Context: one part of a larger RNA
RNA sequence: CUAUGGUUAAGGAACUCGGCAAAAUGCCCCCGUAACUUCGGGAGAAGGGGGGCCACAUCCGGUGAUCCGUUUUACACGGUGAGCUGGGGGUGGCCGCAGAGACCAGCGAGAAGCGACUGUUUACUAAAAACACAGGUCCGUGCGAAGCCGUAAGGCGAUGUAUACGGACUGACGCCUGCCCGGUGCUGGAACGUUAAGGGGACCGGUUAGCUCCAUUUCGGUGGGGCGAAGCUGAGAACUUAAGCGCCAGUAAACGGCGGUGGUAACUAUAACCAUCCUAAGGUAGCGAAAUUCCUUGUCGGGUAAGUUCCGACCUGCACGAAUGGCGUAACGACUUCUCGACUGUCUCAACCAUAGGCCCG
Numbered sequence: 001c002u003a004u005g006g007u008u009a010a011g012g013a014a015c016u017c018g019g020c021a022a023a024a025u026g027c028c029c030c031c032g033u034a035a036c037u038u039c040g041g042g043a044g045a046a047g048g049g050g051g052g053c054c055a056c057a058u059c060c061g062g063u064g065a066u067c068c069g070u071u072u073u074a075c076a077c078g079g080u081g082a083g084c085u086g087g088g089g090g091u092g093g094c095c096g097c098a099g100a101g102a103c104c105a106g107c108g109a110g111a112a113g114c115g116a117c118u119g120u121u122u123a124c125u126a127a128a129a130a131c132a133c134a135g136g137u138c139c140g141u142g143c144g145a146a147g148c149c150g151u152a153a154g155g156c157g158a159u160g161u162a163u164a165c166g167g168a169c170u171g172a173c174g175c176c177u178g179c180c181c182g183g184u185g186c187u188g189g190a191a192c193g194u195u196a197a198g199g200g201g202a203c204c205g206g207u208u209a210g211c212u213c214c215a216u217u218u219c220g221g222u223g224g225g226g227c228g229a230a231g232c233u234g235a236g237a238a239c240u241u242a243a244g245c246g247c248c249a250g251u252a253a254a255c256g257g258c259g260g261u262g263g264u265a266a267c268u269a270u271a272a273c274c275a276u277c278c279u280a281a282g283g284u285a286g287c288g289a290a291a292u293u294c295c296u297u298g299u300c301g302g303g304u305a306a307g308u309u310c311c312g313a314c315c316u317g318c319a320c321g322a323a324u325g326g327c328g329u330a331a332c333g334a335c336u337u338c339u340c341g342a343c344u345g346u347c348u349c350a351a352c353c354a355u356a357g358g359c360c361c362g
Stems, first nucleotide, its partner, number of pairs: 001357008010348002014346001019343001027051005036041001038172001052094005058088006067079004071074001095099001107341007114333002119131002135170007147156003173328004178258003183255002185251005192246003198240002204234004210227007259277005286320001287317001298314005
C1' cells in the first nucleotide's frame, strides 16, 4: 500500500448522481394500532411493556405406592393420595453493564409515477414501467370447420362442435370510451364501363396445278410478265367471355384523422357572441410544464435557513386524449422519484487493532 474484519471522542448524511456501503431493526408473550379500502385487507401497521436464576406456597394435568370401604371373592369396584413428573400464573429473594445475554434473527413512516395482482425475460453487462395474465371487444369458422404442417397420403385442431376452435387488439376492478367512411383496407351489390387466355372468323397476304401474254429458239425448249382453284400457311376486325378495377353502399374496440382568420361587453383585460375561409370531420368527457412542455429553473402555493428535483394548483397542451384505450384506484413491487424518524467512519477527518498478500531494510 492492497484486501478482509473490528473499535472510535464530538457531530450525525454535512458524503454522494443517489444513504452506495455500513450501522441499526430482528425471537416469544401481553397491551395497542391511523388514513384508505374492492370490507378480504392495510397489519407484524405504528408505538409501548415483559423475558435470567433461586426459594416458597398455590392452580391444572400424567403416573399411581400405601391404606380404607363394599360386595356378585374378582387379574373386581369406589375412595385416599406418598413419590416421580409436565405446564400456568403468584409472592419473596439473588447476580451482572447487559437475562430473546452467544449464534440465528423484519428497519419504520409519509407522498407521487408506472404496472392491477402471483408469475415471465435478454444462459455470460439490462428483471423493468418490457412480456404474460384473468377480464373486454372485434373478425373468421356449421364440421371432411376455419387455421396450421406436409408434394401427397396423412396429421394437429379434436376422439372437440359456436358457452367450441383459430386470429387481431386491449389488459384486474370502478366511471367511461365522443366526432369523421373523403383516403387506405375489409364486407356487400350487380345495372353500366373497362378487362385475359379461349371461342369466332369478315378481310388481306405467301405458296401453287393450271390458264394467258411478250421476247427468243437449233422448234426440243429457254427467259420474263399477269391472273390464279384446292391444299398448306402468315396476319387478323366485328362479335362472345370471368374475377378484378371503375361504380354504388356499409364498416373506425379496421389502418387512420379530429382547422384557420377578423371583430365584439360601460376602466382595462378577456370574449359567452358575430362574420368569413377551408374540411370527411374539426379533439367531446377526463387529464394537463405530465415517463409527453421546446421556450423553462414557466407562474403561484407547500416543504428547507437556502429546493433545476419533489408535492398541490394554474392552462399559454412547441407536440395529452379516449381499447396504438382516457381518467381514477385498495392490495402488491429486489421498479422509479421526493420527504421524515431511527441509525451509523458515507462524511467533517482521520486514528488504532487483527489477519492475509505486496513493497522496503537486514
Molecule: large-subunit ribosomal RNA, domain IV
Organism: Streptomyces massasporeus